[in-house]
RNA sequence: GCCGCCUUAGCUCAGCUGGUAGAGCGACGGUAUCGUAAACCGUAGGUCCCCAGUUCAAUCCUGGGAGGCGGCU
Numbered sequence: 001g002c003c004g005c006c007u008u009a010g011c012u013c014a015g016c017u018g019g020u021a022g023a024g025c026g027a028c029g030g031u032a033u034c035g036u037a038a039a040c041c042g043u044a045g046g047u048c049c050c051c052a053g054u055u056c057a058a059u060c061c062u063g064g065g066a067g068g069c070g071g072c073u
Stems, first nucleotide, its partner, number of pairs: 001072007010025004019056001027043005049065005
């Protein structure tokens, strides 16, 4: 230098053919216990990496950029 993949909650990751985003763990609150942990119930937490384009509508499609991983030279 070229090519491919990835970027979504604090962490690990889903998200179907475009229709306003979820799980597990974690955090917090509660139930229960003499008390703690486990267990069970509930709550909060998101600029979907950034910019632009297409569209009535973009996490999703297109272009450019940033970061990470891998391959080739």